A computed fold for a 76-nucleotide RNA from an Actinomycetes bacterium, annotated as c-di-GMP-I riboswitch aptamer. Lineage of the source: Bacteria > Bacillati > Actinomycetota > Actinomycetes. The sequence was found by an Rfam model in a public genome assembly. Model confidence (mean pLDDT): 87 of 100. Rfam family: c-di-GMP-I riboswitch aptamer. Rfam's curators write: GEMM was predicted in a large-scale screen for bacterial structured RNA regulatory elements. Genes associated with GEMM are involved in a diverse array of functions, including chemotaxis regulation, signal transduction, secretion and chitin.

RNA sequence: UCUACGAAAAGGCAAACCCGUUGUGAGACGGGGACGCAAAGCCAGGGGUCUCCGUAGAGACAGCCCAGCCGCCGAA
Numbered sequence: 001u002c003u004a005c006g007a008a009a010a011g012g013c014a015a016a017c018c019c020g021u022u023g024u025g026a027g028a029c030g031g032g033g034a035c036g037c038a039a040a041g042c043c044a045g046g047g048g049u050c051u052c053c054g055u056a057g058a059g060a061c062a063g064c065c066c067a068g069c070c071g072c073c074g075a076a
Stems, first nucleotide, its partner, number of pairs: 005074002012037002017032006035063001041069002045066003048061005
C1' cells in the first nucleotide's frame, strides 16, 4: 500500500414518536428526539414494497435485497 475484516478512539448519520411547513397521496423538508447503522454516503439500473389514477400512465421509498460509483479510522 492492497484485499479481507470490524476491536478501540475521534468524528458522522439518525428509526419510532412530537411540533411546524409542504404534497391529492405514498412521502419530503426543518426543529426536537435516539432505535439502531462501518457505508444508515450517493445512485430508482434489476427485484421488492407503497401511493395516485383507473388500464394507460405518473410517482414515493437508498434505514428491504442486488448491481454501479465514492469513502474515514486501524487492533486482532